[in-house]
The RNA shown here (c-di-GMP-I riboswitch aptamer) has 81 nucleotides and comes from a bacterium.

RNA sequence: CUCUGAUAAAGGUAAACCCCGGGAAACCGGGGGGCACAAAACUACGGUCCCAUAAUUAUUAUGGGAGGCUGAGUUGCCAGG
Numbered sequence: 001c002u003c004u005g006a007u008a009a010a011g012g013u014a015a016a017c018c019c020c021g022g023g024a025a026a027c028c029g030g031g032g033g034g035c036a037c038a039a040a041a042c043u044a045c046g047g048u049c050c051c052a053u054a055a056u057u058a059u060u061a062u063g064g065g066a067g068g069c070u071g072a073g074u075u076g077c078c079a080g081g
Stems, first nucleotide, its partner, number of pairs: 002081004012037002017032006035068001041074003045071003048066008
């Protein structure tokens, strides 16, 4: 440097749900909680899905959201080849 890997060590994140706050909503932040995760670290560029508005006549456009839907990019612990 590259590939493989959760079974080992040290760790990490935190689903559903509940409480508080923000938002028109999707959803987001904090606390609790623990489903799961070898990148569940970061990124909205592509696909996909969700919300709102408008038009269309069943699809389109605009704005917003989801990185734990997926592709891709960047970074990274340990072990083995």
The prediction has a mean pLDDT of 83. Its Rfam family is "c-di-GMP-I riboswitch aptamer". From the family's description: GEMM was predicted in a large-scale screen for bacterial structured RNA regulatory elements. Rfam links the family to the GO term cyclic-di-GMP binding.